[in-house]
Context: one part of a larger RNA
RNA sequence: UCCAAUUGAGGGAAUUCGGCAAAUUGGUCCCGUAUCUUCGGUAUAAGGGAUCCCUGCGAUCGUGUUUGUAUGAAUGCGAUUGCAGGGCUCAGUGACUAGGGAGGUUCGACUGUUUAACAAAAACUUAGCUUUCUGCUAGUCCGUAAGGAUGUGUACAGAAGGUGACGUCUGCCCAGUGUCAGUACCUGAAACUUCGGUUCAACGGAGCUAAGGGCUGGUAAACGGCGGGGGUAACUAUAACUCUCUUAAGGUAGCGAAAUACCUUGUCGUUUAAUUGACGACGUGCAUGAAUGACGUAACGAAAUCUCCACUGUCCCCAAUUGGAAGCCUC
Numbered sequence: 001u002c003c004a005a006u007u008g009a010g011g012g013a014a015u016u017c018g019g020c021a022a023a024u025u026g027g028u029c030c031c032g033u034a035u036c037u038u039c040g041g042u043a044u045a046a047g048g049g050a051u052c053c054c055u056g057c058g059a060u061c062g063u064g065u066u067u068g069u070a071u072g073a074a075u076g077c078g079a080u081u082g083c084a085g086g087g088c089u090c091a092g093u094g095a096c097u098a099g100g101g102a103g104g105u106u107c108g109a110c111u112g113u114u115u116a117a118c119a120a121a122a123a124c125u126u127a128g129c130u131u132u133c134u135g136c137u138a139g140u141c142c143g144u145a146a147g148g149a150u151g152u153g154u155a156c157a158g159a160a161g162g163u164g165a166c167g168u169c170u171g172c173c174c175a176g177u178g179u180c181a182g183u184a185c186c187u188g189a190a191a192c193u194u195c196g197g198u199u200c201a202a203c204g205g206a207g208c209u210a211a212g213g214g215c216u217g218g219u220a221a222a223c224g225g226c227g228g229g230g231g232u233a234a235c236u237a238u239a240a241c242u243c244u245c246u247u248a249a250g251g252u253a254g255c256g257a258a259a260u261a262c263c264u265u266g267u268c269g270u271u272u273a274a275u276u277g278a279c280g281a282c283g284u285g286c287a288u289g290a291a292u293g294a295c296g297u298a299a300c301g302a303a304a305u306c307u308c309c310a311c312u313g314u315c316c317c318c319a320a321u322u323g324g325a326a327g328c329c330u331c
Base pairs, nucleotide, nucleotide: 001325002324003323004322005321006320007319008318010316011315014314019311027051028050029049030048031047036041038165052087053086054085055084056083057082058081059080060079061078062077063076064075065074066073067072088092100309101308102307103306104305105304106303107301108300112124113123128163129162130161131160132159133158134157139150140149141148142147166296167295168294169293171226172225173224176223177222178219179218180217181216182215185214186213187212192207193206194205195204196203227245228244229243230242231241254288255285266282267281268280269279270278271277
């Protein structure tokens, strides 16, 4: 010096990206418990007290004994338990064992699963919701086939997708792409029919014609999409109102500097002595937005982030001790 531990005056996060690490708390009994809530919880919430030994006095239960008064009284032993007095230590769950706590916000409802050996999560799953296909010789899947799986099941079933508890909801657009249905008519190959080709044939023309396409409709919890310019109100500002171009329709409810906001450390408020932080608002949304789900939400989370209390060698500022390792000197 390093490694593993122990202790520390005063301060107490000043350390640091960040309380990382360490410390605090801890079992049991008693008291007492806010807010929110899906009324189940949150909750061991928080917070406070006790805990060992001796003695005395009770209580309950079990089981005996005594008592001419007996639904009683007295008393022995055992188990459990309450109160009081006393004793000792700094310390009585004396070692070991054994939750620090509270509040705000984001995401995901939850329990669960995952990158064996850099990621445990907000990712996957999930119950619930919803769409599509399928009437069984079904649909989907495997196989060239025979055949097999679903299933010795039958729409309250099976298969394929999306969303993801619950609550309130889920707006407009079918022009494009896809898909479903229809279709008098048009288009549409070979075969076939027929004609031409001096004969056979190649070949050529015409007719007929499947799927498909054209055409006509439906469908967005299908893929997806959801405007621009000008003017206007008795200060100013703004524009309920209005004009115009234009689209398939021009973003509704909700939320919003957001896990989405470039400008940006936006502006205001709260928090701090001081805050590119956090929270609450505002909305001028570069580029939010409704099952590519929107917004809330109790409970839950080795998730992310902010604050407070307690606590501490994280730090001010290092010191000492114990055990070990390396190194130096001598042998």
Predicted 3D model of a 331-nucleotide part of an RNA (large-subunit ribosomal RNA, domain IV) from a Candidatus Woesearchaeota archaeon. The coordinates come from a structure-prediction model, not an experiment, and the mean pLDDT is 86. Its Rfam family is "Archaeal large subunit ribosomal RNA". Its family is annotated with structural constituent of ribosome and ribosome in the Gene Ontology. RNAcentral holds the full RNA, with entries from ENA.